The part of an RNA shown here (large-subunit ribosomal RNA, domain I) has 584 nucleotides and comes from an Alphaproteobacteria bacterium.
The source organism's lineage runs through Bacteria, Pseudomonadati, Pseudomonadota and Alphaproteobacteria.
Model confidence (mean pLDDT): 83 of 100.
[in-house]
Context: one part of a larger RNA
Formats: sequence, C1' cells, structure tokens
RNA sequence: AGCGCACGGAGGAUGCCUAGGCGCCAAGAGCCGAAGAAGGACGGGGCGAACACCGAAAUGCCACGGGGAGCUGUAAGCGAGCAUUGAGCCGUGGAUGUCCGAAUGGGGAAACCUGCUAGUGUGAAGCGCUAGUACCGUGCACUGAAUAAAUAGGUGUACGGAGGCAACCGAGGGAACUGAAACAUCUAAGUACCUCGAGGAAAAGAAAGCGAACGCGAUUCCGUAAGUAGUGGCGAGCGAAAGCGGAGAAGCCUAAACCGUAUACGUGGUACAGACUGCAGUCGAUGCGUAUGCGGGGUCGAGGGGCUGUUGGUGGCAACCUGCAGGGAGCCAACAGGAAGCAAUUCGUAGGAGAACGGCAUGGGAAGGCCGGCCAUAGACGGUGAGAGCCCGGUAACCGAAACGGAUUGUGGAAUGUGCAACAGACCCCAAGUACUGCGGGACACGAGAAAUCCCGUGGGAAUCUGGGAGGACCACCUCCUAAGGCUAAAUACUCCUUGGCGACCGAUAGCGGAUAGUACCGUGAGGGAAAGGUGAAAAGAACCGCGGGAGCGGAGUGAAAUAGAACCUGAAACCGUGUGCUU
Repeated sequence: AGCGCACGGAGGAUGCCUAGGCGCCAAGAGCCGAAGAAGGACGGGGCGAACACCGAAAUGCCACGGGGAGCUGUAAGCGAGCAUUGAGCCGUGGAUGUCCGAAUGGGGAAACCUGCUAGUGUGAAGCGCUAGUACCGUGCACUGAAUAAAUAGGUGUACGGAGGCAACCGAGGGAACUGAAACAUCUAAGUACCUCGAGGAAAAGAAAGCGAACGCGAUUCCGUAAGUAGUGGCGAGCGAAAGCGGAGAAGCCUAAACCGUAUACGUGGUACAGACUGCAGUCGAUGCGUAUGCGGGGUCGAGGGGCUGUUGGUGGCAACCUGCAGGGAGCCAACAGGAAGCAAUUCGUAGGAGAACGGCAUGGGAAGGCCGGCCAUAGACGGUGAGAGCCCGGUAACCGAAACGGAUUGUGGAAUGUGCAACAGACCCCAAGUACUGCGGGACACGAGAAAUCCCGUGGGAAUCUGGGAGGACCACCUCCUAAGGCUAAAUACUCCUUGGCGACCGAUAGCGGAUAGUACCGUGAGGGAAAGGUGAAAAGAACCGCGGGAGCGGAGUGAAAUAGAACCUGAAACCGUGUGCUU
C1' cells in the first nucleotide's frame, strides 16, 4: 500500500409518519364599490421583531343569543389582571374604522403637500376640529350670446355612472410555430393573445324555418344519424344537416291603416266645409291639410288588420252645443293577473343531548393476548404511553334561534290585461335606400365552384296580398313561409368562494412554486424565484461534581431507550479513519 473482518466518523438515502397538497361528488353562493371596494401603507399589546387580529373608541366597543370554567392569540417566561353579578370562546345585528387606492377640493415622486366655503373651540389673533367642495350622463329649474323669437352656452339641484373580480358568455380585432414528411392555396385556428360589454348564467328563440313525409311545427343541450353526404394543392386534412331517441318546454309586445287629442305651421272667410247621427234651433278664430308627441286601435299565413254594411250577442253609468229619438268614446262592475306586506312551515348562519367493561398475565405503557360480560337506528372516524363498539371527542336516531338571510305554502290584493262574434264588400294598411342586383370581400362542413343561403363595403335600386321570400345555379309546376322592429323562463357552460363528503391520488427531490412563501434572493424594470418537516408517551430538555477560556467531554441524574441529548426517529452509499488478519 492493496484486499478482507470488526468498530467508528461523516452523510442523509430508505422505511414509517403528516401538519400540506391534488382530483372529484353533492348542496350553497354567484358578486363587491362614492354609505369609498379589491388591494395596501402606517399604527394599536406592560415587555424586541414577525404572523394573526384590530383602527386614534386600535389584541378591541355596544346589544341580543349560544355556552359554562376557566381566561389575557401563535408563545414560553416575567409582571399585572379578568371570570358563576357568567369571563375567555362561538353566532347574529350594530358602532368605530388613521392614510393611500376608482380616489373625487387642488397638487403629487401612492400611503405626502396644500386651499376655499359654512359651522365650531378661544375675549381675539393664531392654531385646531366637523361637514361640504372632482368629472361625465340624464331629468328639472333658473339664466342666457352672435340674432327678433329662439338656440348654443352657463349656473344650481336630484338621480345614475366610474373601479375591482377565477372561470364560464357575447361582440370588435387577430397571429405564428406546427402539419402538409420541403412549400405558396390549405392547416394550426377564428386557436393563443389584445380590446369592449353583460349575467348568475350568457347567447339563441316563437319560422319570409325545415325539405318532399300519411309531412313537421320557437330556441337550447345530449345521444344517434356519421367519420356518412360533402369539401379538399380531391394532398395534409376539414366535415355537416334533415330525421329519429331523449332533457326541458311558454309564449308575447310593437310599427302601419283608422279614430281621438295637444302643439306648431299652412289653408279657409259666412258655408252643400264643421260641431256623433236624424229633425228643429244655435254657434262657427269652429273646420280642413301637413308635421310631431300622446291615448285608443292592431299584430297575422286554412293571410291578418282597418274601414263600411248586415245579422246576432252584451250588466250599470255616461262626456258628446240645446230639445226629442238613436248612437256612444270613456268610467265602473265582472273575469284574468298576481307585486309589496303579513302569517305559518322549512332550511341556513351558534349549539344541545346522546347507549354499553371489568379482571388476569406480559410490558415503561394495553387498546394487543387470555377469561368473563354488555350496547348497538351508534362496529364512521380521530385520539388516548402498542391494535379500544362499551376510556375521551364523536357517530346513529333525536332536539334547538333573541337576531339576520333563503325557500315553500297560505293570506293579501297593487301594477297590468280582457271587455264582442260571424258574414259580405275588395276602398285603405301590413316594417325602404330595405329586398334584390353589378363589382370586391367575409361567414356557412362547402377553398368561386353548377354555389344556393347569411353578413359587410361600393355603385344601382322594387313591390303591399293579383304583394313578397324559400325549397342548393336558373326556369316552370308544385310545396313551405310572411323579411327589412322588439321581449322571453327552463333544459346548457363555469367555480375565485362557502359547507359536507369521497379517492386502486401524493407523502417532503413527491404533492400546489409554496407542509405555507410569491418569502429570502436575483433583476433598472417587465419579470424570475428557492431551500427548509419528524427528541420523547410526557421536557421528565440533564440539578450537582470534574477537565476546559469556550465549544465540548467525563461522571451523576431523567427516561423503556440518551448510539432518543435538542447539529435530536430510522440512519443506506460515496468519502475518511482506528484495530486486526492475509498478501507484497
């Protein structure tokens, strides 16, 4: 020196554990904000920092309810206190809530600086305190130019807005890598991403549909049809619909014709223009037309509605210049409709109560073993010195709210709606720069294709039911449907969040990045981003003695164990030693 063996050091794998994660299910909740949010800064404790909690009323204040013996958070210790006159703790409602932040009196390098108005403290000044004071939109009022009326503008006031938020939703914009084994059409993909807007869902939605059936009958979602029909440098790929089976089901309101009314403008001039109609009277600045607003009317596809007429029906009152007769807007009754409020029930936000076991031996310790019992609508689970139905917390079944919130039912009756039907006439209406169309694009599974359908730009530009659109060029026949206005629950999507539960999910290089941390640290910044768990059943955390400056070590003591001694469970390997055997 090498190779063995034994014993150590160092190291922190492995095993076991879990305080933390991950995924899912069910139910709830689905918003917060100028009454100042989300998120922060700075403060608040008898005692340093941090976390948590709170806000100058600061580790808390008030009220109500629960609860019942301890309490002054993590967090020991010291100090000082509180509590059966019910504390701490839990729940409900309230008070306070500095400064920044949409941040809003003005400014500003966030958490700072500094005004004005009114009130208030003081005899006054000064200095404080309280409240108001941003902008935009809408309504109303006042005021008010060029410019006469008016309008713009201005001022005041009331109400609303603003900002935040995980995913889901609608809309406006919109890639590339990639695939095509290269690449350009194509694909990726209307994806990622940016912006705007909304809701607890959103969107869509009551046929100008489907498409050929004996037709169906709003929308949405699931299954199927079907990887079919198609589309496609007919490459890579993309990829329907009807129908059928289900989930869930719900239908409505305007515009127009016509009638009435108000305002403005125009017209008209004593009337065979009118005042509901007839007759008589009377009036006529009435009337008529246009425009706009309001009320009535009306809403459909075996077309509908208006208007006029006829027939029938209908409870009361009644404006309508006067009288009589007729008519009659409208009002009421009636019917439908069901809001707020109230009541009951129920659920949630604290809780209550809750059965049944002993012995022996082993052991540090019994819940394991042995023996003998018991409860069970409870043998889920967790804990307790090893493995407990009967020791503890709980579990099953049961009970519970002063206050606040949700739901259901009842009551209540508000808003609102209905308040005629049939037939005939073919006079009026039935959504216009629209439909449609040339050109250029986009969306449709469909890439310009035979390319319908839908949308946009640009240039042209209809018809009103004998109208118009669609049925995949186009035409005819046939069939279906009524565009150019609007609203609409449910079935569907999602989970930042709350509660309960589950797992052939992880177990500290795993599982979230994070057993807590967006911390330490890095970066000018946007941003990037860790490591790090385990004494023991219980601190019983080693009094005392010795060596040492200390660290540490040796005794003593604790403990079942100290090679469990805090650098603490187990303690692998690399690596470093000591002793010894063999070889050289």